Small-subunit ribosomal RNA from an uncultured bacterium, 1502 nucleotides, folded computationally. The sequence is in RNAcentral, with records from ENA. Model confidence (mean pLDDT): 85 of 100. It matches the Rfam family "Bacterial small subunit ribosomal RNA".
[in-house]
RNA sequence: AUUAGAGUUUGAUCCUGGCUCAGAUUGAACGCUGGCGGAAUGCUUUACACAUGCAGGUCGAGCGGCAGCGCGGGGCAACCUGGCGGCGAGCGGCGAACGGGUGAGUAAUGCGUCGGAACAUGUCCAUGUCGUGGGGGAUAGCCCGGCGAAAGCCGGAUUAAUACCGCAUACGCUCGAGAGAGGAAAGCCGGGGACCGCAAGGCCUGGCGCGAUUGGGUUGGCCGAUGUCCGAUUAGCUUGUUGGUGAGGUAAAGGCUUACCAAGGCGAUGAUCGGUAGCUGGUCUGAGAGGAUGAUCAGCCACACUGGGACUGAGACACGGCCCAGACUCCUACGGGAGGCAGCAGUGGGGAAUUUUGGACAAUGGGGGCAACCCUGAUCCAGCCAUUCCGCGUGAGUGAAGAAGGCCUUCGGGUUGUAAAGCUCUUUUGUCCGGAGCGAAACGGGUAGCCCUAAUACGGCUGCCUACUGACGGUACCGGAAGAAUAAGCACCGGCUAACUACGUGCCAGCAGCCGCGGUAAUACGUAGGGUGCGAGCGUUAAUCGGAAUUACUGGGCGUAAAGCGUGCGCAGGCGGUUUUGUAAGCCAGAUGUGAAAUCCCCGGGCUCAACCUGGGAAUGGCAUUUGGGACUGCAAGGCUGGAGUGUGGCAGAGGGGACUAGAAUUCCUGGUGUAGCAGUGAAAUGCGUAGAUAUCAGGAGGAAUACCGAUGGCGAAAGCAGGUCCCUGGGCUAACACUGACGCUCAUGCACGAAAGCGUGGGGAGCAAACAGGAUUAGAUACCCUGGUAGUCCACGCCCUAAACGAUGACAACUGGAUGUCGGGAGGGUUUGCCUUCCGGUGUCGUAGCUAACGCGUUAAGUUGUCCGCCUGGGAAGUACGGCCGCAAGGUUGAAACUCAAAGGAAUUGACGGGGACCCGCACAAGCGGUGGAGCAUGUGGUUUAAUUCGAUGCAACGCGAAGAACCUUACCUGGUCUUGACAUCCUAGGAAUCCUGCAGAGAUGCGGGAGUGCCUUCGGGAACCUGGAGACAGGUGCUGCAUGGCUGUCGUCAGCUCGUGUCGUGAGAUGUUGGGUUAAGUCCCGCAACGAGCGCAACCCUUGCCCUUAGUUGCCAUCAUUCAGUUGGGAACUCUAAGGGGACCGCCGGUGACAAACCGGAGGAAGGUGGGGAUGACGUCAAGUCAUCAUGGCCCUUAUGACCAGGGCUACACACGUGCUACAAUGGUCGGUACGGAGGGUCGCCAACCCGCGAGGGGGAGCCAAUCCCAGAAAACCGAUCGUAGUCCGGAUCGCAGUCUGCAACUCGACUGCGUGAAGUCGGAAUCGCUAGUAAUCGCGAAUCAGCCAUGUCGCGGUGAAUACGUUCCCGGGUCUUGUACACACCGCCCGUCACACCACGGAAGUUGACUGCACCAGAAGUAGGUAGCCUAACCGCAAGGAGGGCGCUUACCACGGUGUGCUCAAUGACUGGGGUGAAGUCGUAACAAGGUAACCAAU
Repeated sequence: AUUAGAGUUUGAUCCUGGCUCAGAUUGAACGCUGGCGGAAUGCUUUACACAUGCAGGUCGAGCGGCAGCGCGGGGCAACCUGGCGGCGAGCGGCGAACGGGUGAGUAAUGCGUCGGAACAUGUCCAUGUCGUGGGGGAUAGCCCGGCGAAAGCCGGAUUAAUACCGCAUACGCUCGAGAGAGGAAAGCCGGGGACCGCAAGGCCUGGCGCGAUUGGGUUGGCCGAUGUCCGAUUAGCUUGUUGGUGAGGUAAAGGCUUACCAAGGCGAUGAUCGGUAGCUGGUCUGAGAGGAUGAUCAGCCACACUGGGACUGAGACACGGCCCAGACUCCUACGGGAGGCAGCAGUGGGGAAUUUUGGACAAUGGGGGCAACCCUGAUCCAGCCAUUCCGCGUGAGUGAAGAAGGCCUUCGGGUUGUAAAGCUCUUUUGUCCGGAGCGAAACGGGUAGCCCUAAUACGGCUGCCUACUGACGGUACCGGAAGAAUAAGCACCGGCUAACUACGUGCCAGCAGCCGCGGUAAUACGUAGGGUGCGAGCGUUAAUCGGAAUUACUGGGCGUAAAGCGUGCGCAGGCGGUUUUGUAAGCCAGAUGUGAAAUCCCCGGGCUCAACCUGGGAAUGGCAUUUGGGACUGCAAGGCUGGAGUGUGGCAGAGGGGACUAGAAUUCCUGGUGUAGCAGUGAAAUGCGUAGAUAUCAGGAGGAAUACCGAUGGCGAAAGCAGGUCCCUGGGCUAACACUGACGCUCAUGCACGAAAGCGUGGGGAGCAAACAGGAUUAGAUACCCUGGUAGUCCACGCCCUAAACGAUGACAACUGGAUGUCGGGAGGGUUUGCCUUCCGGUGUCGUAGCUAACGCGUUAAGUUGUCCGCCUGGGAAGUACGGCCGCAAGGUUGAAACUCAAAGGAAUUGACGGGGACCCGCACAAGCGGUGGAGCAUGUGGUUUAAUUCGAUGCAACGCGAAGAACCUUACCUGGUCUUGACAUCCUAGGAAUCCUGCAGAGAUGCGGGAGUGCCUUCGGGAACCUGGAGACAGGUGCUGCAUGGCUGUCGUCAGCUCGUGUCGUGAGAUGUUGGGUUAAGUCCCGCAACGAGCGCAACCCUUGCCCUUAGUUGCCAUCAUUCAGUUGGGAACUCUAAGGGGACCGCCGGUGACAAACCGGAGGAAGGUGGGGAUGACGUCAAGUCAUCAUGGCCCUUAUGACCAGGGCUACACACGUGCUACAAUGGUCGGUACGGAGGGUCGCCAACCCGCGAGGGGGAGCCAAUCCCAGAAAACCGAUCGUAGUCCGGAUCGCAGUCUGCAACUCGACUGCGUGAAGUCGGAAUCGCUAGUAAUCGCGAAUCAGCCAUGUCGCGGUGAAUACGUUCCCGGGUCUUGUACACACCGCCCGUCACACCACGGAAGUUGACUGCACCAGAAGUAGGUAGCCUAACCGCAAGGAGGGCGCUUACCACGGUGUGCUCAAUGACUGGGGUGAAGUCGUAACAAGGUAACCAAU
C1' cells in the first nucleotide's frame, strides 16, 4: 500500500460451465457538437514512389593565387596594379564514422544483467620525457590546344605548400629478445632591447602546430555465464563439422583460414527445422503475483533503392562517399550520361487515419578556425488538429400572477418551474486602448594583481568597470473602457444501470452489449414532453489488462458435471528410514561493487492553481565478489534395523501350461415295436411325416459344454479362471527365529499381457447361430415371432489391441470412533461335535467424525497428509480432416481448424405422464331391466341451396342448446320504398296544453287537411310535465375484439382434496405437518410420529319428506247425537287434514371382532338405524372453456349510414349425414261397455259451472270464484265384462283427399284442432352404444311456465302401479392416495432421431495450374581483394653508366554477387467434379431414443 460484483441454462433449486456487462487505458478513428488558455503528442498502413528547396562544412594564422565585390594607388582614357578589406575555383588540413531518420532484417553474430583477457584508440589531459636538422622531385590551379549534346575527358607548358620522397639523428619504440638491425618531423602567426646583415631576416621570446614515446582518460572491438515468443502434426542435426599440431591472418583470442591427424560435437533440461518478432529502461492494467505492450523520452543493435565489394581513415565496409550487378525514374544530339527524402518541410499512392514546401541560430549543443566568425531542418520557437492531460468560463442575487406556450390528465389538476419575464448587481473569457518582462551571460574592449619572459611587448589566469547581441514578440504579465454583453452540447431512460409518460406503427418499419423487445392499449421501434448521466465535450467502433480462482506459483480440479492410461514390469527422471563425522553446492546472515539518466513513490521549490518543469531522498524484489554460520537438503566416508528382501515350518485356492479320462444331455446313423400325426405360435403358416415321422427300446458315431456342490465364496496385475486324475509352474497368507543392511516408492519414452468380434494357414464341426431363404405380423416390416441355415463359435500356429476393458474411483505409505457377517492361517481358554476371547491377511453390510453441489463415501475413504505418474479447461463440428507411426485388411494411435450456438451438463425438488407397481372408489365393468343404432314422424345440427336462408354454441362439457312459444310483430337477415339532431336521452330557442275524432293520396312509412279540446301549481313575475319547428353539442350501432375485461355459467366434481402460522430438517428449490397402522361416504375418526395448531373444503346447521305431541279449528274434517238426495244443516274439536311450535336417532343400549382405540358386524327397542330418503349447498384451481347477441365495459370502426322507419319475403328451402325424442311393430295387446282412486298447480284483458245446440272441434249461455269455499277437472294405467286369434291384422298410424272449428288485422308461403275417407314404412332392428341399485328402473296419466293461437312428441314439476340384479374387482373408462422411471414442464395432443428435397455458409479430397521459401548437383563469374606473372609503362632512392630496387597497367588463379539448368522438400492461392459438416416459423418418409417408450437401453465388433 491492499482484494465488491451482476445478467443469462430451470416450473423452481443447488452446482459445474461458458457467453455478456459495469472499471481503467490508447500515437487512435468515426458520428453529432464546439468559447478560451497552458502543457504534451501527431503515417501504427506501402522499408511504396518521389517534383522543389534546404539538412556539412570550415580554415587566407598551411599554399600558389585572384574569377567576382568594395577601398586605395597609377593613368587623359582604355586600363594597369593583390597594396588593403577580403575571397570563387584549386592544392592541403580537420570534419564528414557525430548529430538526424527508420524498424525491413535478426530468436542470437542481437539485447538485459554480471564477469573476463589476448586488443586498438584521432581529438583531450600530464607543473611527463625528448625532438622539430638538412635536401629533393613532382602536381592541381592558371595558360595553350583538342574531343564531347552534356556529364566530363585528353595532351602540352609552367608553379607552391603544414601535399609527396629520401638523407641525418634517435630513446624510454619495434624485431630478434644475444650480437645487432630498422624507423620521425613542418611549419605558421604575434612581439622585441642589445648584437649581425644591403635587405629579407638572423637572433631572442610567446602562442598555435608537427614527430617519437610513457601514463591517464574516453570510446570501440572480442570472449564467457545467465535470462530472452510459439510449434514435436519439426526427432534426429553436423564434415571446417568437434578437437589437436604446423602455417597463415587480424588491432586482438579463436577453424577466423589452410595442410595433416583423430572421430568427434549438439540433442527430449527440446538440437535441427518452421512461424512470428528489433531488445531494454519503461508503458498500460492488476491488491499482488502476473498479463499485454515496446509511440513520444533515454541506452544498445540493425538498416540506408535491392544484392555484392573494397578504398580512405584513429574510427566505415560509410543515409546526403566510391566501384560492380539488378530493378525503377529522368536527360540525351541515341554516341552516352544522371539519380536514390527510413534527414526537415512537401507531393502522389495506400489507408478509418496523422500537421507548415514557416522563423531563427537569440539560447543549448556540435564542426572548422588563434580569433572575429561561418555552418548547423540538431535545436529553440511559431503554425495546424478538442488527439490527450490540466485549468477557466458561458453569469450572480432576488423574483409566484406559480404568466404564456408545450406535454400529460382521473378534467379537479399536475409538470416544465424561480425556470423565464421583471428588478438589482458583477465583468473572469472575448473586444478595444495603453504600459511592459525573465530568458543575456560569455566571447570583445578597458583596468588592477599574479604567471611566462631580458621585457613595463605579446599571451594566459583572477577580480572590477563597460559596449554589443532576442527568432519567439510588443508575447507572458499589468492598467483602463464599454457591456450580460461574445460562449452548450452529447448520450441514455425494460433488467443489468441512475432516469417515464403520451402519440404513431402493428413480427411491418425497426432496436439489440447479454437476456431479449415489435403479431392494435410497446416505459425496449419512431417522435414529443419530462427525467438521468457526463460536460467543451459526449457517444460508437477497434484494441489491452481487469473482473476471469474460465490455465489456479500466489490460487482450480478428475465416482456421477470436462477429466484416472485396460493392466502390469521397468531404464532415465522425481522423491526417499535412522545415526556419526567431514564438506559447504543449495540455504541463512553481514559487508562491498553494480543495478545509467529519465519514469513511479516521498519531502521541498517554480509557473496565480493544476497539468507541466525542477532540487534532494527513497526505491530499483536482481547479479557478482567477499567474510562468517553449519540446523535442514545435497555430496563423501562409516554405522544401525524398524522399510524392503532371503532362508525355515505349515496352509488355502475355478492362478497358469500340458497330457489322459468320465458321465448326463442334444443331434445323427442302424435295427425293433407302433400309427397318424409331429413341431410351432398370441393365433397360424412355412417345416417334418403313410417312402412310416413324433413316441418308445437296443446298439453305434461325433463334437461341444461340465447339472448338483455353488455362496453376498475362492484365485489372479487386469483381461479372466469351474467334471476328474497326473506332470510342470507363478503368486499369496501365517508362525517363529536367523541373515542382508535402505537394497525403497513412483514412473515420461520403452517392453509384456490384454474379453468378444475380426483376419491368415491348416484341422474340426454336435448344438447354437450374423448373412441368407421361407412363413407370419403389418399401411409397409429389408425387424421383433416361427421353420430352416452358412461363416463363426472349438483346436494349433500367427496377427489384430479395442470395450459401459466400470468400483465410470491411478500407484505407494502413514494417521483417524465403532457394530455385524463371511473366507484363510495362528495363539489362549473352556463345559472339547463345533463354544468363548484374541492377533494377522482378504471379502461384504450398516454407520461416528470429517468430506461432498447433492447423491453419497466413510480404516477396502470420495476423511487428514506426503511422494510420483496420467488427464481436464463451454456445446457442436469431431475422436472427424490433414500429416506421422502401427496393421495383410478391417482399422488402431497421435489429433486440429474454419464455421456455428448461448447454452450443453450434474445432482436433487415439485408436478404431469407411463402400453410401471400397490391400495381404494364410482351404474366403471360384471349381474340384471329397459332403450338408442333399423321404420315413420317431430326437433336440433352439419352440408348444400338461396336475394336472405340473421347470429352464437362444436369431443366428453355443441347438436328438443341461447329459444319458458319465428304467420305480422319478435327480427338482428334479404329486396324495395323512405328519414337525417334522427325511433330513444340531456341542454338552448320559438310556438303550442296534452289528448281525442276524422277526410284524401299511397303497399305502408309518410304527406296534405278538417274538427273537438284549452288542463295542473302560483308569492301572478312565472314554473312542472307533454307536443311541434329550428341550430348545435350529441344521439344511435344485435358493428369488431370473450385472446383487453367485469359479471354470470359449464367442466373435472359433491371428487376429498387445497393451504397457512410457528417450530424442525435441508446450502436451496422444498420437505415435515398432509406420510405410516387401522377405519370411513369423507384429510371421517383413532393410534403412532418433530411436529403443534389453524383456515377453505367433508360433516352438521337450512328446506322438504317419513312418526309422535301441543296449540288453532275455516273454506277443511265427521266418531258419538239428531237431520238430509248430499257433512246438506245443527252440533262436535275426537280423527284426517291444514300450519305454527316442539319431541324423536346419538353407534345411545346388548353381544362379538378390533389394540382397553376409532370403528365394524349382529341384535333389541323404535315410525325411522348407522349420512333414514330427496334437495339446496360446488374448496385451491384447470380448460386464454362459453358469453361484447342478457347486462355492463376499455379500445377500434360507421355517422344522409354499419343509425332509424315501412311493406313484402326469409329464419319453415332439401340429393344427403348425424344427435335427441315421440309413435310403433302388438294378445302382459287392440277395440267397445261399465266402474274406482291421486298429488301438485293455475285462474279477473282470467278460470268458466249448470243448462241448450253440434257426431265432434266448438257455439250459445251466464251462476260462482281475486280461490283449503268456485272453476280448469272427465285422472290414466288398474279392475269387471265383451270381442279380435297371429294376420302387415279390428296391430301401426304416416301420407293424401274432402268437409269443418277456433285464435288472430291476416293461417298462401307458414297455425292448432275436429269429422269422414285413405291406410305407407314397420313383424323388435348390423357394427356399435345409452340409462338405471328402490318407491329406483319400467310403465300410466295430470299440471304449469312461455303464450292471441301454436308446430310441446320439448322443458320443468306431480302423483298412480311398481320390479329384477350386484358372485365380485381380472378386464374397459374416470378419479383418489402411496411408490417408481423420465431426456416431459405449452407438461404424452409432450419430447425427439435419421435419410431425402430446397437455400446459404465454411471446410476436406481432386486430374492439375500458378507463386514463394529452401536443400542438393552443375554451369557461369561483374566489381573487388589476395596470390602468380611471360607483355607494356615507370619522377624522387641506389648507381658514373648500363641497369637495379620499388610501383602501376594488363593477363591469370582462388573466393564470390546477380544469373542459368536439373531434381527434391515445405508452404500459399486456385481447380471441373466430389465428400461429409453447419445453419435455415410452419416440406416428404417413417418413429430410433426418453415410461418396461410398447423388442430395456447402452458399449465394441461384424